[in-house]
Molecule: RNase P RNA; transfer RNA
Organism: uncultured Nocardioides sp.
RNA sequence: GGCUGGCCGGGCGACCGCGUCGUACUCCUCACGGAGUGCGCCGAGGAAGGUCCGGGCUCCAGAGGGCAAGGUGGUGGCCAACAGCCACCCGGGGAAACCCGCGGGACAGUGCCACAGAAAACAGACCGCCCCGCUUGCGGGGUAAGGGUGAAACGGUGGUGCAAGAGACCACCAGUACGCCGGGCGACCGGCGUAGCUAGGUAAACCCCACCUGGAGCAAGGUCAAGAAGUCCGGUGCCUUCGGGCGCCGGGCGCGCGCACGUUUGAGGGCGGCCCGCCCGAGUGUGCGGGUAGACCGCUGGAGGCGGCCGGAAACGGUCGUCGUAGAUGGAUGGUCGCCGCGACGCCCCUGGGCGUCGUACAGAACCCGGCCUACAGGCCGGCCCAU
RNA sequence: GCCCCGGUAUCCCAACGGCAGAGGAAGCGGUCUCAAACACCGUCCAGUGUGGGUUCGAGUCCCACCCGGGGCACCA
Numbered sequence: 001g002g003c004u005g006g007c008c009g010g011g012c013g014a015c016c017g018c019g020u021c022g023u024a025c026u027c028c029u030c031a032c033g034g035a036g037u038g039c040g041c042c043g044a045g046g047a048a049g050g051u052c053c054g055g056g057c058u059c060c061a062g063a064g065g066g067c068a069a070g071g072u073g074g075u076g077g078c079c080a081a082c083a084g085c086c087a088c089c090c091g092g093g094g095a096a097a098c099c100c101g102c103g104g105g106a107c108a109g110u111g112c113c114a115c116a117g118a119a120a121a122c123a124g125a126c127c128g129c130c131c132c133g134c135u136u137g138c139g140g141g142g143u144a145a146g147g148g149u150g151a152a153a154c155g156g157u158g159g160u161g162c163a164a165g166a167g168a169c170c171a172c173c174a175g176u177a178c179g180c181c182g183g184g185c186g187a188c189c190g191g192c193g194u195a196g197c198u199a200g201g202u203a204a205a206c207c208c209c210a211c212c213u214g215g216a217g218c219a220a221g222g223u224c225a226a227g228a229a230g231u232c233c234g235g236u237g238c239c240u241u242c243g244g245g246c247g248c249c250g251g252g253c254g255c256g257c258g259c260a261c262g263u264u265u266g267a268g269g270g271c272g273g274c275c276c277g278c279c280c281g282a283g284u285g286u287g288c289g290g291g292u293a294g295a296c297c298g299c300u301g302g303a304g305g306c307g308g309c310c311g312g313a314a315a316c317g318g319u320c321g322u323c324g325u326a327g328a329u330g331g332a333u334g335g336u337c338g339c340c341g342c343g344a345c346g347c348c349c350c351u352g353g354g355c356g357u358c359g360u361a362c363a364g365a366a367c368c369c370g371g372c373c374u375a376c377a378g379g380c381c382g383g384c385c386c387a388u
Numbered sequence: 389g390c391c392c393c394g395g396u397a398u399c400c401c402a403a404c405g406g407c408a409g410a411g412g413a414a415g416c417g418g419u420c421u422c423a424a425a426c427a428c429c430g431u432c433c434a435g436u437g438u439g440g441g442u443u444c445g446a447g448u449c450c451c452a453c454c455c456g457g458g459g460c461a462c463c464a
């Protein structure tokens, strides 16, 4: 000078304030319970965030099959699972430590490759080069070595050869395929030999191959309460043309109206993409209007944290000990002051301190976990590489 | 909290992966008019929310972030 792994992310005290829970007192209530005040305990994070993956949990289900759709993509291992983690392989970057990679298949097929260029994909001749013919600048043919275009033009260098040329042939180099040998669990690596085999790219284009996936989400789901249009029953008051009408009180059932499809010729649901099949099945879907938007459970102890030992190269696993108190529902966890810590700047003495000013991030639980990604003032502890 | 959708000029909006992007409204200038409106003609305005990747080439395909918008319970 650089690369990389892990961790912390302010401390103490005072006053005021907020939330859950516990407790004491007072008030209200027949009671359940509610309100207020005082006291006590506890009260955000490494990302609580984005909601990008994966699971637990809950409900819908609890014959199945096919197609479609979506996801993943080197190999081996870890994990409850994953698109995560560890190690390795391959490719790329770097002098190195190390870093980066959506890293299967382009001889299964299809599509696309603008502009330029002669030609952009079972090839092809614009200029040039060569041969032939003749009317001497035109026609026929050969040629991918040279020119130019392009992101990309059918391996590279040299030679032989030829009319001129060309893997047409030869030597070397690069690559590919196949075979054999050796190493590795494997991806793959190394060596030898053979074949002129060398006709592009794109799959974050369709697609093919292998593997995986039922849907919804705590506003899941459950218990209770309340209210709405009415209607029925019981009691009762008033009016009456004796048919009944208008009210009051109590209780029960309980949103109302319309449209469409349907009840064995089966709507709809069970797989929220479709089909077959099977099962359930009398309601279902939708529009308009109305009402309630309250309480409790779910609700926090879980693949939990920390430490020791053992296994393993690591991720991780096993075992023993120990800790263990956020649960709101318009949503609490805050503010002020003092001291200390840390950092920056300025001044002073002087090489270590003193004084002053300023700053001290990102952000914030809402069912719970494992990851990823993103934001972050400042600081701490390691390991490695290069140069001297 | 959960589930979805979108971002292109001042505004509304188009664009099979292919010339760095089409229109309309508004604005500006001109013609017409005494002056204006209408009409007609001309002109200006973007680098597609940001960053990265795939590709020869990205508004379009992929990933991450930023910003904006919508929906939800019960009687059901």
Stems, first nucleotide, its partner, number of pairs: 001385008010340007018043002021040008045362001049373002052371005057217004064276004069213005074088005089103001090101004104208002109206002111202003126147002128143007155173006174198002176195008221297004230253010255289007268280003290463003304323008341360009389460007398413003406444001415431005437453005